A computed fold for a 73-nucleotide RNA from a Desulfohalobiaceae bacterium, annotated as transfer RNA. The sequence was found in a public genome assembly. The source organism's lineage runs through Bacteria, Pseudomonadati, Thermodesulfobacteriota, Desulfovibrionia and Desulfohalobiaceae. Model confidence (mean pLDDT): 81 of 100. Its Rfam family is "tRNA". Rfam links the family to the GO term triplet codon-amino acid adaptor activity.
Order: sequence, then C1' cells, then structure tokens
RNA sequence: GGGCCAUUAGCUCAAUUGGCAGAGCAACGGACUCUUAAUCCGGAGGUUGAAGGUUCGACUCCUUCAUGGCCCA
Repeated sequence: GGGCCAUUAGCUCAAUUGGCAGAGCAACGGACUCUUAAUCCGGAGGUUGAAGGUUCGACUCCUUCAUGGCCCA
C1' cells in the first nucleotide's frame, strides 16, 4: 500500500434481511438473612464509532473518515 471483518448500555452480545433499540452480567434501590455471600424483586442506564447521502422511514443500504483484528504484498 491492497483485500476482508468488526464497532450497538459500564462489560459481553442480540435485533427476523429497511418498520416500536433489547438481553445477560455489572452498578443502583428493595426483600430475605444476626452480618456477609448466595437467592429473589424492581426501576434506571443508548448521539447504534464520526460526518454526509438515499428513503415516507436507516443499527440495517451507499460514500468518506477513525479505531481494532485477520490475510496479501
């Protein structure tokens, strides 16, 4: 330098092939317990990496950029 893949909640990952952004864990509050741990319940937590474009509508499609990984040179 070229090709491919990934980027979504604090962490790990989904999202039905363009039509309401979710789960587990963590954290927080509560129940239980002599206390801790474990267990159970609850409500929060998001600029879907960034900037544009297409569309009635974009996590999803297109372009550029950023970061990381793999391969080739």